[in-house]
């Protein structure tokens, strides 16, 4: 110098100015004021209410190991599979031998220790030819023996055909009438023991020989999950017909968003129909950032020290101008909060590391 | 802001334990009529919203995007 890989970080920057919330004011203005994703709402937690929350069954979520942590479907680190000369990157990865069910079309046959279409291999029948013996008018007959093809029956199920996404372990040697893990050797895949790991698994031996796919089919096994949600829930206020149907009368109702026990409240519940479309809380300092230490491979944890103050309800962050840029600056905007995941995204910089090439 | 449900022919909807996508109106010819409806035959449309994945095989089954639709204030 080219190709790449893994990380972190930036998201115009300064002034001036004329404007928006919100707070503070001596009313002059002063101070603050979106993001890495604020978004999908796809997963967990904090808060709030319902028994400070219970049992049962349904449902529904996850699925190699161990760890982190409030938790999580997340990360961390290993395993074991697959991709990449490599740096590195990918994985819904628990059982199909628990059980039901699926495998369209073609194919002999789709999972039952199955199945036989063509090849094989044997038998039986045998026309020609061939051999051998007898008999002949020398043209041949006759007998026997062997004996393809066709056809019949059988054994057996391995090679090869054929079908298919997939065809009952592979690959070789002996074996047999042909053959078959029917016997050996490797390999492959199960079981059992031993050794090393906390484990997942790994090595090594030994054993019968073999047990398709698919569970992002139903299902099983093991964890985990009560509900609902800031329009949750309080506290204040206005207004209006306390109107109507329709259920119930306590063996009711409702709360409790599937059912059924249990609990707890109760004279009311549902719909129509009528009013109000306020305020207040809840509301932002928190499992917050950032530096150094100390423990751990790491994710984190823990001490210490510094720091940080949108809170809006139709809903604020712009607009103009000057100057600079690597040069006209992309995706996009809070609505209780916080960890995450997953998407969307213009260009830029910085760190580390792999492979090629040149050159010293 | 929450919380939910769908999305297959021009319209409305089926459609399943994954195996050639169908129905009913509408629309094309063609028959019937003097001609038109109606009837009758026949026919033509579809990336199953979109992109990945799991499987031999996806309109189904899982994930993410997009679009459409409904629901939840308070008082008596």
């Nucleotide at each position: 110098c080219g190709a790449g890989c893994g990380g972190g970080c930036c998201a115009g920057a300064c002034g001036a100015u004329c404007g928006c919330g919100c707070g503070c004011u001596u009313c002059g203005g002063c101070g603050u004021g979106a993001g890495g994703a604020a978004a999908g709402u796809c997963c967990g937690g904090g808060c709030u209410c319902c028994a400070u929350a219970g049992g049962g069954c349904a449902a529904g979520a996850u699925g190699c190991c161990a760890g982190c942590u409030a938790a999580c479907g997340g990360c961390u680190g290993g395993g074991c599979g697959g991709g990449g000369c490599g740096a590195c990157c990918c994985g819904a990865c628990g059982g199909a031998a628990a059980g039901u069910g699926c495998c369209a079309c073609a194919g002999a046959a789709a999972a039952g220790a199955a199945g036989a279409c063509u090849c094989c291999c044997c038998c039986g029948c045998g026309a020609a030819c061939a051999c051998g013996c007898g008999c002949u008018u020398c043209g041949g007959c006759g007998c026997g023996u062997a004996g393809a093809a066709a056809c019949g029956g059988g054994a057996g199920a391995a090679a090869a055909g054929c079908u298919g996404a997939a065809a009952c372990g592979g690959u070789g040697c002996g074996g047999u009438a042909a053959g078959a893990g029917c016997g050996c050797a490797c390999c492959a895949g199960c079981g059992c023991g031993c050794c090393g790991g906390c484990a997942a698994c790994g090595g090594c031996g030994c054993g019968g020989c073999u047990u398709g796919g698919a569970a992002a089919a139903c299902c099983c096994c093991a964890u985990c999950u009560g509900g609902a949600g800031c329009a949750a829930g309080c506290g204040c206020a206005a207004a209006u017909a306390g109107g109507a149907a329709c259920g119930c009368g306590a063996c009711a109702c409702g709360g409790u968003u599937g059912c059924c026990c249990g609990c707890c409240g109760u004279a009311c519940g549902u719909u129509c129909g009528g009013g109000u479309u306020g305020c207040g809380u809840g509301c932002u300092a928190g499992a917050g950032g950032c530096g150094u230490c100390u423990g751990g491979c790491g994710a984190c944890a823990g001490g210490c020290g510094u720091u940080c103050g949108a809170g809006a309800u139709a809903a604020a962050u712009g607009g103009u101008c000057g100057u600079c840029c690597a040069a006209c600056g992309a995706c996009a905007g809070a609505a209780c909060c916080c960890g995450g995941c997953u998407u969307a995204c213009c260009g830029g910089c910085c760190c580390g590391c792999u492979c090629g090439c040149a050159u010293u | 802001g929450c919380c939910c449900a769908c999305a297959u022919a021009g319209c409305u909807c089926a459609g399943c334990a994954g195996g050639u996508a169908g129905a009913g109106c509408a629309c094309u010819u063609c028959g019937u009529u003097g001609g038109u409806a109606a009837c009758g035959a026949a026919g033509a449309g579809g990336u199953c919203a979109g992109c990945a994945g799991u499987u031999c095989a996806a309109g189904u089954c899982u994930g993410c995007u997009u679009g459409u639709g409904g629901g939840c204030a308070c008082c008596a």
This is a predicted complex of two RNAs, RNase P RNA and transfer RNA, with 436 nucleotides together. Rfam match: Bacterial RNase P class A. Its mean pLDDT, the model's own confidence on a scale to 100, is 79.